[in-house]
RNA sequence: AGUCAGCUGGACAGUCGCCGCCACAAUUUCCCGAAAGGGCGUGGGGGAGGAAAGUCCGGGCUCCAUAGGAUAGGACGCCAGCUAACGGCUGGGGGGCGCGAGCCUACGGAAAGUGCAGCAGAAAGGAAACCGCCCGGCUUGCCGGGUAAGGGUGAAAAGGUGCGGUAAGAGCGCACCGCGCGACUGGUAACAGUUCGUGGCGAUGGUAAACCCCGUCCGGAGCAAGGCCAAAUAGGAAUUCUUUGCCGUUAUCCGCGGUGAAUUCGGGUAGGCCGCUUGAUGCAUGUGGUGACGCAUGCGCUAGAUGAAUGACUGUCCACGACAGAACCCGGCUUAUAGGCUGACUCAC
Repeated sequence: AGUCAGCUGGACAGUCGCCGCCACAAUUUCCCGAAAGGGCGUGGGGGAGGAAAGUCCGGGCUCCAUAGGAUAGGACGCCAGCUAACGGCUGGGGGGCGCGAGCCUACGGAAAGUGCAGCAGAAAGGAAACCGCCCGGCUUGCCGGGUAAGGGUGAAAAGGUGCGGUAAGAGCGCACCGCGCGACUGGUAACAGUUCGUGGCGAUGGUAAACCCCGUCCGGAGCAAGGCCAAAUAGGAAUUCUUUGCCGUUAUCCGCGGUGAAUUCGGGUAGGCCGCUUGAUGCAUGUGGUGACGCAUGCGCUAGAUGAAUGACUGUCCACGACAGAACCCGGCUUAUAGGCUGACUCAC
């Protein structure tokens, strides 16, 4: 001067509050409420994050049985592994960047089909002759033909270098390099090889974050999920009542039905409770593995609200404090982040 990995994210004391938990005490009815349920005292202890964020992936949990098969749609895409799962992570391979430590990588198929390639250029894909070079002709600066070695254009012009060859050229022939195919060797594999054989190489040009093809995966909705208790209201069921009323059934009576009242059931709104934080959990030690991670033992419990707490003030100190506030829970990714600290490694002097 850099690279990688990790830690921290003002400290201490006091006073007054706020939200849970535990213990003790009191009440067994003291308060609120119809009930369900909640509360009042004293003491102790706990109370935001590394991202609590974005809600972008994956899973748990809950409900929906039109959840199976197919299509559509979407995501992913070198290989092996880890994991509950993943689009995540680990290790490896190929490619690119860097002197290096290291970093980046959307990295299946262009030999099924379709499409696309601005400008420049003669020509942009079963291609092409502008200049040049060569041959021929003549009207001597034009016409016909050959040629991809040279010039020029372009991001890209159909392997490279050399020798031979030729009218001039050309994998036309040859040597080496490169490339394709096959074998062998190493590797679980991706792939690699100073190996062997083979092919002149217009085989198979580029582009798939262009359509597309191939392979793998994906049911939907989400804690306002969902469950329980339960005033009220609508509609409903059962029982009872009617000396009674009214309507219908036949002119009348009984009976029956409707209407009415009461009780009960059921229903489920307000309200209350649960879901709710003990979990793919954390820490330590040992152990298997390069690692992600797994296993064993021991110890620990670390916010749980629902108008929604985690605050305010005072004092002391310093390096004067960034981004930012839980809402069912976890694993990731991404984004924001002042300052401070630690370790390993690289380069230059």

Predicted 3D model of a 349-nucleotide RNA (Bacterial RNase P class A) from a marine sediment metagenome. Of the family's consensus pairs, 94% are formed in the model. RNAcentral holds the sequence, with entries from MGnify. The prediction has a mean pLDDT of 76.